The RNA shown here (c-di-GMP-I riboswitch aptamer) has 71 nucleotides and comes from a soil metagenome. It matches the Rfam family "c-di-GMP-I riboswitch aptamer". Rfam links the family to the GO term cyclic-di-GMP binding.

RNA sequence: GAUAAAGGCAAACCCGAAGCAAUUCGGGGACGCAAAGCCACGGGACCCUCGGGGUCAGCCGGGUUACCGAA
Numbered sequence: 001g002a003u004a005a006a007g008g009c010a011a012a013c014c015c016g017a018a019g020c021a022a023u024u025c026g027g028g029g030a031c032g033c034a035a036a037g038c039c040a041c042g043g044g045a046c047c048c049u050c051g052g053g054g055u056c057a058g059c060c061g062g063g064u065u066a067c068c069g070a071a
Stems, first nucleotide, its partner, number of pairs: 001068001008033002013028006031058001037064003041061003044056005
């Protein structure tokens, strides 16, 4: 990146499990996603504590790796 094709991920919600919590993992389920793969580096949000320690990559930027592919 094309109204191409193959393949992929999976919000809310429900069930189970872990955690003080933010949240995460598994199953079901699809709102969406062209990096909605990976990394907390900058900003941001959130949790627990006041020494600090965590969560979010599906909030934005950045870094990095990768599938398909006409004109």
Model confidence (mean pLDDT): 85 of 100.